Overview: Predicted 3D model of a 96-nucleotide RNA (Glycine riboswitch aptamer) from a Planctomycetota bacterium. It was read from a public genome assembly, where an Rfam model found it. It matches the Rfam family "Glycine riboswitch aptamer". Rfam links the family to the GO term glycine biosynthetic process. The source organism's lineage runs through Bacteria, Pseudomonadati and Planctomycetota. The coordinates come from a structure-prediction model, not an experiment, and the mean pLDDT is 82.
RNA sequence: ACGACGGCUGUGUGAGAGUCCGGGCCUAGACCCGGCACCGAAGGGGCAAACCGCAACGGCGGCGAAACUCUCAGGUACCCGGAAUACAGCCCGACG
Numbered sequence: 001a002c003g004a005c006g007g008c009u010g011u012g013u014g015a016g017a018g019u020c021c022g023g024g025c026c027u028a029g030a031c032c033c034g035g036c037a038c039c040g041a042a043g044g045g046g047c048a049a050a051c052c053g054c055a056a057c058g059g060c061g062g063c064g065a066a067a068c069u070c071u072c073a074g075g076u077a078c079c080c081g082g083a084a085u086a087c088a089g090c091c092c093g094a095c096g
Base pairs, nucleotide, nucleotide: 006091007090008089009088010087011086012085013084018036020035021034022033023032024031037076038075039074043072044070045069046068051062052061053060054059
């Protein structure tokens, strides 16, 4: 079960932070290299209590969440991306 939870697709909404500096390439933009400063809502890492084990020192270890935290990655005009979410369709089937 007139389908929870979870997942996929389409459309829409969707924050933050440098249109930074130097060089290269070059019509310009984009791009590449280096530098400093920033952001957190792709992704990724870390941790509480509880629970479990060892042990008997208020100890050690395991497991363990996020929008917290780190900033590896990504991002800092527009575009693209973007957690989350609304609507629609689909998958799964009670594992909630």